[in-house]
Context: one part of a larger RNA
RNA sequence: UUAUCGUUAAGGAACUCUGCAAGUUAACCCCGUAACUUCGGGAGAAGGGGUGCCAUUCUGGUGAAGUCCCUCGCGGACGGAGCUCUGAGUGGCCGCAGAAACCAGGCACAGGCGACUGUUUACUAAAAACACAGGACUCUGCAUAAGGCGUAAGCCGAAGUAUAGGGUCUGACACCUGCCCGGUGCUGGAAGGUUAAAUGGAGAGGUUAGGCGCAAGCCGAAGCUUUGAAAUGAAGCCCCAGUAAACGGCGGCCGUAACUAUAACGGUCCUAAGGUAGCGAAAUUCCUUGUCGGGUAAGUUCCGACCUGCACGAAUGGUGUAACGAUCUGUGCGCUGUCUCGACGGUAAGCCCG
Numbered sequence: 001u002u003a004u005c006g007u008u009a010a011g012g013a014a015c016u017c018u019g020c021a022a023g024u025u026a027a028c029c030c031c032g033u034a035a036c037u038u039c040g041g042g043a044g045a046a047g048g049g050g051u052g053c054c055a056u057u058c059u060g061g062u063g064a065a066g067u068c069c070c071u072c073g074c075g076g077a078c079g080g081a082g083c084u085c086u087g088a089g090u091g092g093c094c095g096c097a098g099a100a101a102c103c104a105g106g107c108a109c110a111g112g113c114g115a116c117u118g119u120u121u122a123c124u125a126a127a128a129a130c131a132c133a134g135g136a137c138u139c140u141g142c143a144u145a146a147g148g149c150g151u152a153a154g155c156c157g158a159a160g161u162a163u164a165g166g167g168u169c170u171g172a173c174a175c176c177u178g179c180c181c182g183g184u185g186c187u188g189g190a191a192g193g194u195u196a197a198a199u200g201g202a203g204a205g206g207u208u209a210g211g212c213g214c215a216a217g218c219c220g221a222a223g224c225u226u227u228g229a230a231a232u233g234a235a236g237c238c239c240c241a242g243u244a245a246a247c248g249g250c251g252g253c254c255g256u257a258a259c260u261a262u263a264a265c266g267g268u269c270c271u272a273a274g275g276u277a278g279c280g281a282a283a284u285u286c287c288u289u290g291u292c293g294g295g296u297a298a299g300u301u302c303c304g305a306c307c308u309g310c311a312c313g314a315a316u317g318g319u320g321u322a323a324c325g326a327u328c329u330g331u332g333c334g335c336u337g338u339c340u341c342g343a344c345g346g347u348a349a350g351c352c353c354g
Stems, first nucleotide, its partner, number of pairs: 001349008010340002014338001019335001027051005036041001038172001052093007060084003066078004094098001106333007113325002118130002134170007147156003173320004178250003183247002185243005192238003198232002203227005210219003251269005278312001279309001290306005
């Protein structure tokens, strides 16, 4: 010096991103115990007291000797010695200390998030993430359910049958869950438009028996062959409706009241509709350390308000909420070598020889 352990005057978080770490607390018995609450909890709340040994007393248990009675028995009644669990009381003894060692909650207040117990990144993340009971939407009527695995056979679903099974979202509970169907999706509809294969075959081309021509060549039936117009033609799409706990969306400008300010009110433009309740500088607020209040001597954090919400908002759920949490944030009490500010000691290593 490093690692680890112990002690420490006075102070007691002044340390520090943060009481990180380390203290404190701790068992059992008795007393006592708040807000809040889903009446179960909260709660071991908090906060107090006791605890060893000796003697003795009381309550309780067991019940000997002895005495009496008798239907003479392994009987009954009285009797209380001795022993003794637990508890309580009184008196005494010793020590610094009696749960004497080891082992064994620090506590309280306020707020955020998530209801809870659970689950998770095996080897840097345990959480506010996942799951969850509960809620909702949707698909599925079964001799192949929907859905899934497989090329298939087949299997799962299920030896189940809509109080069942699959998918998606939300996430206990309480109070609630507003407006928009124009876009996208889904469901339903079928009049019209568009339209594939196919059907269809108007027409066109190639070839040549033959005909014409002095010749070059021209015309050219049938057959074969290469094409091929109109017309017919499903779903889908266009179209018409419905549907937001489907994906999603939820305005701007101007003016106006007898101080000022503000605007219940009016005008105008646009939209599918212009954000309702509730909450709000928030896990969301840029400006921002917003402003006011509280707490501190002093508070970019915290708590309570305000609302000017850059850019909250209702199952991508909104707002609350007892209990719960190795969660996160702020505060207080206790306690301490975290610190003022160091010091001392134990153990192991570090150094040399081998």